[in-house]
Small-subunit ribosomal RNA from a Candidatus Staskawiczbacteria bacterium, 1461 nucleotides, folded computationally. The source organism's lineage runs through Bacteria, Bacteria candidate phyla and Candidatus Staskawicziibacteriota. Its Rfam family is "Bacterial small subunit ribosomal RNA". Gene Ontology terms of the family: structural constituent of ribosome and ribosome. Its mean pLDDT, the model's own confidence on a scale to 100, is 83. It was read from a public genome assembly.
């Protein structure tokens, strides 16, 4: 430098936002299991658990008659025995092992049967044993004893080229034959060499714990013996005292290693089935024979455990080979063929074994491939679903119509797999393949559809059943439940559940971080150890390239050739694949070595200088408290307000003397030193360390720093002084619902000194050390140097420090910014959700408290930081409002009326409840109204529409029965048109009603904040971003009302204004009135008022103060008008209307009575009064709005309510309510009392509506004369024609509960310094752990249940060691003729006391969860005593108080600093 490969995320903390951060989830995979489902075929795969648990039964290693004798048979052949090879291979399994076991890469002190290739021998003799045969024990197994025998059995002798031992001399070791007529052949002895095997040694690789830090006596080493096939302490005897460890020894725990397999972009991270290599193991521990090979799976011996036989006297076993069987288990198969092939043993071969091996069976356990049919077929069938009822949708899907025939089932044929010259020999198999027939015939499921994540509607259910991987779903309109319908997505599967990578950059080598989110050790000096200034020379260790050797096979990649009908599978060939290891060759950096350099980094000298650095002695003065003593007298103290207290035995307040212990005002700073802790009167000593000049000297000596030393505030704890003050504890007072607290009065460790421990803090810049580099401005401490100057001040510059503001940069933002948290280098330290927990236990240090080190079950989806918008504070600033305040008049106290609860009832219908429910809905309940109750009727219905079908008339109208009535049952009388037919009626149907439920499914309306001035939009700009600006800010103003200003410019609903109505005038009209004219009267249109004019204040403005004129003056009055929203406000009963529910003894209609008025109580809103400003009699005066077919005169009756009457009015300035009124005004009496006040209550008699006045109407006349004598706590109206007083009218309505309410006039006030304080409001600021927003949010005890886990008298089991006793079988070795028996070492047993690791458990403690328990209120706002860190004491608890230390407090002053003028 080319080329080629290669990397996706989402969801959840928030009212939203950005980080930070942990949890989930989309992918792949597996010797899998479970659900629910299942059609062929192929290759694979298949006891993971208790297969190192127990195992019935059968096979899994047998072979040679050509070693050898012998028995049996006529032969043919058979059989057991001595003998030889084999049996240490195959086959299992992973228990043990952290080890030279394995991996790779080297290295010999070594051995090899059978095989290959050389050389030489193979000659004589002898003793025994099995079998055989007699005999004897036993139940068996199986044994013992005489006698005799053969061989490739053994054994002597001989030979010895080779060969052993030995410097040589010399010595020593060997053999077997068989078969064939023969040649031969196959064997035997020795040696050498090859090949292949194995033994053995060694470097170097690969787990987890330091809550395992020291380990070790055959141990490290030597001599010198013994063993061995061979090195060695492998083993012994002496000698010496080594050897191993933070580069983790030794201990503990796990765990066969490796090729290799899973996943990943890759770096890695998990894993070690199946195939292959090595290792180990054979019931469990031990020991050795035989053998080339073994301490031997299917050999032996002993011990031990378990099983089986048994005559009780002995014995027999070892499936971790093939099958199969039982236990545990979620959970792994046939007691199958066959040696045909491919491989082994034997054998000369014929051949015989062979559960290995090839092959079938089983199991969708995986992985491929195939099919469960093709084509055409409707504006589209049926059922199902949905539905706005119009249609959509299952859906070319079915049907039906043609065509195929893979599978499937049947029939026919029929391989290769055989290679041995020929012949013989298929277990798989009549398989595989081919032909042929039949017929759509035999063959679809599981899973999901709120988001993550492809896919949606109905219907049931109502926080219930249930769902869920997360986040969350379910309380009457569930796309989440549960069924259907439909759709997705895979498909003989397809989903779940474990575990694995991955996504997680969530252990960060690639590739994270530590001011506030977890996270810098409290601070320094310093050992390992990491880093390391400049310039040569050398090495070549690291690094860089080139060559060879490896890196088995398989397996992967990639290319490439074949076999199975493809595939998957098998399969050829090549190159790759990481490492190891050898040779060379290159020298840039990086090590070594060995030289040198200095303006460099560090260090020393010399000069100079600051300073609360340390220590240690002295002294000094103010305030304090004690005495003593004089003077004086009643109070002192002390709080929010008191009290405890002290004081007549003389306090407090003063004087003046002595006496004492702490602590050092002003100086004093944002300052100075010190590694941090920290240091302040003054003087002296003694000593640490820094700066700063200008030379001189060493020559990298630097940096960091685990472990380690030291040092280290206040509390604390020892000894011992010493005590003024203050003060945990504790006493007393107060506060409170309590009050173990804040506040008072006392106090006692302590606080200070000496001398020791203690080692911890918000040890904080919450910011480790060092070293470079990167604009600035500006204060200030110290040094020096220039200029100036007599000198000091002052300016300029250069070091070192301490502060502020700030490019650029970085930050999640805040914010840091040459003292960086910026850029880079090196080094330590720490972090990895939240709780549990700095806790348990273990260990180390403390006297003690305690400190350091430090998990885990369990539990939750979330804890967290920084910023935003709100809200909110017993935060702050500023405006407002009858919000207080100044006045008035009231309500709260009596009675009455009314509402509203409550209680009561058959029923007292039903709504509305803090402001903003209660004289509201209701502008009018005796029937009706009327929705409630009794109790009686009626059912297509009291009313609406459509459609069959009958009937002919219906309605009216009048009677009759019965009845409370509705109603039932009936009589009389009773049509139109030509015709369809209209009308009515019955019956039958679609259907009607419902003041039944949901105002939390809605429309509409309407209340409140508030007639408060505010709420917002576009475009822009600012911010990662939520969000900001615009709307802050000055001034005004009733106003976001207007100016000035300005990253906003500009607009939009609101404010104003514009609409009514009233005040003045003007003009026009003119029913009433009046004799006319007029007119203050109506009505219509018009003008007027705009801070429009002067004068002052103001930024020369907005705008304000004040004046003129005006009927009116700064919005003249009053009124309609109510922004964006709050409060799931308030109405389904005023109306509409989704969904539900009732519909024949109805939740629907009709009727008649009753209720809504019911009354121990309580609330609320009125009304009348309690009197003399009054009341009563008499007389006299002056309104305005407004009603009216109904108001009614006039006249004339009744004490009166009324009643008789009927003029007048019908488009009502003409009638008429109503000469309209009353407070008032004038005279009289009444004289202060429950009254000539007050009228409730109660009698009698009347009059009025209405069918109807008993529950339950209103009036009138007379008779009664009740509580009240001015109203507690508290609370309401109201700022001018207003309050307060007076009365008139009206709507509703027969009539009336009216004192209610809406209107209109009379008569007519008092008072506002002012904004400190209740109360609501707005606008900015500020903390907040709130956002359902302070009615928030939240903490600990205390009781109640679940759950884990830790302590712990105590019982139980395990491991592994220690000392000891005892001690098989075996090797050795002693001793014996021999048996026998002895030593040395060991298994496996006792015994003891310690360890360890589990299991259990009386107990007692703390923790985590949960329902709406209890008790307080600790903590977020100044959280109502700021909070917190550490330390002590105390207290039901949260907690409180002392020291002392942070700010991660509010306010509020003060100071600094920036800009601008």
């Nucleotide at each position: 430098a080319a080329u080629u490969u290669u990397g996706a995320g989402a969801g959840u903390u928030u009212g939203a936002u950005c980080c930070u951060a942990g949890c989930u989830c989309a992918g792949g995979g597996u010797g899998a299991a479970c659900g629910c489902u299942g059609g062929a075929a192929a290759u694979g795969u298949g006891g993971a658990u208790a297969c190192c648990g127990g195992c019935a039964u059968g096979c899994a290693a047998g072979u040679c008659a050509a070693g050898g004798g012998g028995c049996c048979g006529c032969a043919a052949g058979g059989c057991a025995c001595c003998g030889g090879c084999g049996a240490a291979c195959g086959g299992c399994u992973u228990a043990g092992u952290a080890a030279c076991a394995c991996g790779u890469g080297g290295g010999u002190a070594c051995a090899u049967a059978c095989c290959g290739c050389a050389a030489a021998g193979u000659g004589g003799g002898g003793c025994a044993c099995a079998g055989c045969u007699c005999g004897u024990c036993g139940a068996a197994a199986g044994a013992c004893g005489g006698g005799g025998u053969a061989a490739u059995u053994u054994c002597c002798c001989a030979u010895a080229g080779u060969c052993c031992c030995g410097c040589a001399a010399g010595g020593g070791u060997a053999a077997a034959g068989c078969a064939g007529c023969a040649a031969u052949g196959c064997g035997c002895u020795u040696u050498g060499u090859g090949a292949a095997u194995g033994g053995u040694c060694c470097g170097c690789g690969g787990c987890c714990u330091a809550u395992c830090a020291g380990c070790u006596u055959g141990u490290u080493g030597g001599c010198g013996g013994g063993g061995u096939a061979a090195a060695a302490g492998c083993c012994c005897a002496c000698c010496a005292a080594g050897g191993c460890g933070a580069u983790g020894a030794c201990g503990g725990g796990u765990a066969g290693g490796g090729g290799g397999c899973g996943u990943g972009a890759g770096a890695g991270c998990g894993c070690g089935a199946c195939c292959c290599c090595c290792a180990a193991g054979a019931a469990u521990g031990g020991c050795a024979c035989u053998g080339c090979g073994a301490c031997a799976c299917g050999g032996g011996c002993c011990a031990u455990a378990c099983u089986c036989c048994u005559a009780c006297g002995g014995g027999a076993g070892g499936c971790u080979g093939c099958a199969g069987u039982c236990g545990a288990g979620a959970a792994u198969c046939u007691u199958c063929c066959g040696c045909a092939a491919u491989g082994g043993a034997c054998g000369a071969a014929a051949g015989u074994c062979u559960g290995a091996c090839g092959g079938a069976g089983c199991g969708a356990c995986a992985u491929u491939u195939c099919g469960u049919g093709a084509u055409g077929g409707a504006u589209g069938a049926a059922g199902c679903c949905c539905u706005u009822c119009g249609g959509g949708g299952u859906g070319u899907a079915a049907a039906c119509a043609u065509c195929u025939u893979u599978u499937a089932u049947c029939u026919g044929g029929g391989a290769a797999a055989a290679a041995g010259u020929u012949a013989u020999u298929g277990a798989u198999u009549g398989u595989a393949c081919c032909a042929g027939a039949u017929g759509a015939a035999u063959a679809a499921g599981g899973g999901g559809a709120u988001c993550c994540u492809a896919a949606u509607u109905c219907u049931g259910u109502g926080c219930c059943a249930g769902c869920a991987g997360g986040a969350g779903c379910g309380g009457u309109a569930a796309u989440a439940c549960a069924g259907a319908a439909u759709c997705c997505c895979c498909g003989a599967g397809c989903g779940u559940u474990a575990c694995c990578c991955g996504g997680a950059u969530u252990u960060a080598u690639u590739g994270g971080g530590c001011g506030u989110a977890a996270a810098g050790g409290g601070u320094u000096g310093g050992u390992a150890g990491g880093u390391g200034g400049u310039c040569a020379a050398g090495u070549a260790a690291g690094u860089u390239c080139u060559a060879a050797a490896u890196u088995a096979a398989a397996c992967c990649u990639c290319a490439u050739c074949g076999g199975c009908u493809u595939a998957a599978c098998c399969u050829u060939u090549g190159a790759g694949c990481u490492g190891u290891u050898u040779a060379g060759a290159a020298u840039a950096c990086u090590g070594c070595u060995c030289g040198a350099c200095u303006a460099a980094g560090a260090g020393g000298g010399c000069g100079u200088u600051a300073g609360a650095g340390g220590c240690a002695a002295a002294c000094g003065g103010a305030a304090c408290c004690g005495a003593u003593g004089g003077a004086g007298u009643a109070g002192g103290g002390g709080u929010g307000a008191a009290a405890u207290c002290c004081g007549u035995u003389g306090a407090u307040a003063u004087c003046a003397u002595c006496g004492g212990g702490a602590a050092c005002a002003c100086c004093a700073a944002a300052a100075g030193c010190g590694a941090a802790g920290g240091c302040a009167g003054u003087u002296u000593g003694c000593u640490g360390g820094g700066g700063c000049g200008a030379c001189c000297c060493u020559g990298a000596c630097a940096c960091u720093g685990a472990a380690c030393a030291a040092c280290g505030a206040a509390a604390g704890c020892g000894u011992g002084g010493g005590g003024a003050g203050c003060a945990a504890a504790a006493a007393g007072g107060a506060u409170u619902a309590g009050a173990u607290a804040c506040c008072c009065u006392u106090g006692u460790a302590g606080u200070c000194c000496a001398c020791g421990c203690u080692g911890u803090a918000a040890a904080c810049g919450a910011u480790g050390g060092a070293u470079g580099c990167u604009g600035g401005c500006u204060a200030u401490u110290g040094g020096c140097a220039g200029u100036g100057u007599c000198g000091a001040c002052c300016c300029u510059g250069c070091c070192a420090g301490u502060g502020g503001c700030g490019a650029a940069g970085c930050u999640a933002a805040c914010g840091c910014g040459u003292u960086a948290a910026g850029c880079a280098u090196c080094c330590c330290g720490c972090c990895u959700g939240g709780g549990a927990a700095g806790u348990a236990c273990g260990a180390a240090c403390g006297c003690a408290a305690g400190u350091u080190u430090a998990a885990a079950a369990c539990u939750c989806a979330a804890a967290g930081g920084a910023a935003u918008a709100g809200a909110c504070g017993g935060g702050g600033a500023c405006u407002c409002a009858c919000a207080c305040a100044a006045g008035c008049a009231g309500u709260g106290g009596a009675c009455c009326a009314u509402g509203u609860g409550g209680c009561u009832u058959a029923a007292u219908u039903c709504g509305a409840c803090a402001a903003c429910a209660a004289a509201c809905g209701a502008a009018g309940a005796a029937c009706c109204u009327u929705a409630c109750c009794a109790g009686g009727a009626c059912u297509a219905g009291a009313a609406a529409c459509c459609c069959a079908a009958c009937u002919g008339a219906c309605c009216a109208u009048a009677c009759u029965a019965u009845g409370a009535a509705a109603g039932u049952a009936g009589u009389a009388c009773u049509u139109c048109g030509c015709a369809a037919g209209a009308c009515a009626g019955u019956u039958g149907g679609g259907c009607a009603g419902g003041u039944g439920c949901u105002g939390c499914a809605u429309g509409g309306u309407u209340g409140u904040c508030g007639u408060c001035a505010g709420u917002u939009c576009g475009u822009g700009u600012c911010u990662u971003g939520a969000g900001a600006c615009g709307u802050a800010c000055c001034g005004u103003u009733a106003a976001u009302u207007c100016g000035g200003g300005u990253a906003a410019c500009g607009a939009a609903c609101g404010c104003a204004a514009c609409c009514c109505u009233u005040g003045c005038c003007c003009u026009g009209u003119g029913u009433u009135u009046u004799a006319c004219a007029u007119g203050u009267c109506a009505c219509a249109g018009g003008g007027g008022a705009c801070u429009g004019c002067c004068c002052g204040a103001g930024a020369u403005a907005a705008u304000u103060g004040g004046g003129a004129g005006g009927a009116a003056g700064g919005u003249g009055a009053g009124g309609a008008u109510g922004a964006c929203g709050c409060c799931a406000a308030a109405u389904c009963a005023g109306c509409a209307u989704g969904g539900c529910c009732c519909u024949u003894g109805a939740u629907g209609u009709c009727c008649u009575g009753g209720g809504c008025u019911g009354c121990a109580c309580a609330c609320g809103u009125g009304g009348u009064a309690c009197a003399a400003u009054g009341g009563c009699c008499g007389g006299u005066a002056c309104a305005a709005u407004g009603g009216g077919a109904c108001c009614g005169a006039a006249a004339g009756c009744g004490c009166a309510a009324g009643c008789u009457g009927g003029a007048g009015g019908a488009u009502a300035a003409u009638c008429c309510c109503a000469c309209c009124a009353a407070a008032g005004c004038c005279g009289g009496u009444c004289u202060c009392a429950g009254u000539u006040c007050g009228g409730a209550u109660u009698g009698a008699g009347g009059g009025c509506u209405g069918a109807a006045a008993u529950u339950c109407g209103c009036c009138c006349u007379c008779a009664u004369g009740a509580a009240g004598c001015u109203g507690g706590a508290a609370u309401u109206g109201c700022u001018a024609g207003u309050a307060a007083u007076c009365g008139c009218c009206a709507a509703u309505c027969a009539g009336c509960u009216a004192c209610g309410u809406g209107g209109c006039g009379a008569u007519g006030a008092a008072u506002a310094c002012g904004u400190u304080c209740c109360u609501g409001a707005g606008u900015c600021u500020u903390g907040u752990a709130c956002u359902c927003a302070c009615c928030g949010c939240c903490c600990g005890u205390c009781a109640a249940g679940c759950c884990a886990a830790g302590c712990a008298a105590g019982c139980u089991g395990g491991g592994g060691a220690u000392a000891g006793c005892c001690g098989a079988a075996g090797u050795a070795c002693c001793c014996u003729u021999a048996c026998a028996g002895g030593u040395c070492c060991u298994a496996a047993g006792c015994u003891a006391g310690a360890u360890u690791c589990a299991g259990u458990a009386a107990g007692a403690g703390g923790g985590g969860c949960u329902a709406a328990g209890u008790c307080g209120u600790a903590a977020c706002a100044a959280g109502g005593c700021a909070c917190g860190g550490g330390u002590a004491g105390c207290g039901g608890a949260a907690g409180c108080u002392g020291c002392u230390c942070g700010u991660g407090g509010a306010u509020c002053a003060u100071u600094u600093u920036u800009u601008u003028a």